[in-house]
RNA sequence: GGAGUGGACCGGAGGAUCGCCGGGACCGCAAGGAACCGGAGGAAAGUCCGAACUCUCACGGGCGGCAGGCUGGCUAACGGCCAGGCGCGGCGACGCGACGGAAAGUGCAACAGAAAGCAAACCGCCGAUCGUCCCGAGGCGCGCAAGCGCCGAAGGAAGGAGGCAAGGGUGAAACGGUGCGGUAAGAGCGCACCGCGUCCCGCGUGAGCGGCGACGGCUCGGUAAACCCCCUGCGGAGCAAGACCAAAUAGGGACGUGAUGGGACCGCCCGUUCCCGUUAUGAGCGUCCGGGUAGGUUGCUCGAUCACCGCGGCAACGCGAGUGACAGAGGAAUGAUCCUCACCCCGAGCGAAAGCGAGGGGAACAGAAUUCGGCUUACAGGUCCACUCCACGU
Numbered sequence: 001g002g003a004g005u006g007g008a009c010c011g012g013a014g015g016a017u018c019g020c021c022g023g024g025a026c027c028g029c030a031a032g033g034a035a036c037c038g039g040a041g042g043a044a045a046g047u048c049c050g051a052a053c054u055c056u057c058a059c060g061g062g063c064g065g066c067a068g069g070c071u072g073g074c075u076a077a078c079g080g081c082c083a084g085g086c087g088c089g090g091c092g093a094c095g096c097g098a099c100g101g102a103a104a105g106u107g108c109a110a111c112a113g114a115a116a117g118c119a120a121a122c123c124g125c126c127g128a129u130c131g132u133c134c135c136g137a138g139g140c141g142c143g144c145a146a147g148c149g150c151c152g153a154a155g156g157a158a159g160g161a162g163g164c165a166a167g168g169g170u171g172a173a174a175c176g177g178u179g180c181g182g183u184a185a186g187a188g189c190g191c192a193c194c195g196c197g198u199c200c201c202g203c204g205u206g207a208g209c210g211g212c213g214a215c216g217g218c219u220c221g222g223u224a225a226a227c228c229c230c231c232u233g234c235g236g237a238g239c240a241a242g243a244c245c246a247a248a249u250a251g252g253g254a255c256g257u258g259a260u261g262g263g264a265c266c267g268c269c270c271g272u273u274c275c276c277g278u279u280a281u282g283a284g285c286g287u288c289c290g291g292g293u294a295g296g297u298u299g300c301u302c303g304a305u306c307a308c309c310g311c312g313g314c315a316a317c318g319c320g321a322g323u324g325a326c327a328g329a330g331g332a333a334u335g336a337u338c339c340u341c342a343c344c345c346c347g348a349g350c351g352a353a354a355g356c357g358a359g360g361g362g363a364a365c366a367g368a369a370u371u372c373g374g375c376u377u378a379c380a381g382g383u384c385c386a387c388u389c390c391a392c393g394u
Stems, first nucleotide, its partner, number of pairs: 001390010012341007020039004026033002041365001045376002048374005053238004065234005070084005085099001086097004100229002105227002107223002122168002124164003129161002132158001134156002138151005176194006195218001196216004200211004242298004252289006260283001261275005305325004309320004343362004349356002
């Protein structure tokens, strides 16, 4: 200098004017006014986990359902975090992992392939053994002869029965690997090493790791984000939870009164008409009570809180003293405009160049809604720390 890995953090600053929400000294009899103070995030998001809080349900047991699943620790809890083990990927820093059980049972495996779970044989190898055919030294028979026919040891060749699984080929996957021996050819058939399994020993809290320790020729193939088995956990609803206050209208009840009622014919009276009731088991009226609704108040924001510091711990985290910080709206405030500066981009022009630079433009993802702990996802631009690999220089 280049290419990366892991982590921490910022994500505009200052000012002016006009507003919005909450608090509010003070003024005012009250209504109200009001100096001043405070007013979004690292994710406030997705609503995916775990809790607090609240209501509701709730004897106990069984069946079922859902979720989690290496080990140790942290935590109020967790499916989160830290540390570690193992596996996979990367030269490496480091990253990723639903990482219990496949010798309890059931199932599944497209295509290809001989064969996909119990063995099997397409090409191939062999053909020791049994049998066939051919060649074969030679022998015998016939023939005057050329020759013809028959038999045939050793050995050779082909290949049937059969043997094999080394090699080829198929597949995501084919019944340990390499070598030597062995064999007709082969094969853990035998042996050595490697691998695997069981036991033992050592180390470790443990997952697990190590052992020229012993034993077993190796058997149990893959798949459980297939059913299933094992272990652990789990009632439901959510601040629109819930609690309190409480109109108008309608309906309910109690008491009193008691036939005096109510509606329409657009005010009132009469009249007409309709309805309820008509001696009551009570029409209507009056007073009161209780439930619910609108509305209001509360829950509500200071709490398993956060930052700085010290101590313990590898760390997550815990403990401790002091200081500081922390919005509470509710159809939902936290805004708008302008100026200056900082950042990035373009750039007239000046300059030999380095550079200076009028002017113009850009600036992410996103917005609390009961509150916490996590996870996940989005994010313009920028800062810092640690580490790795490569190249070069000293």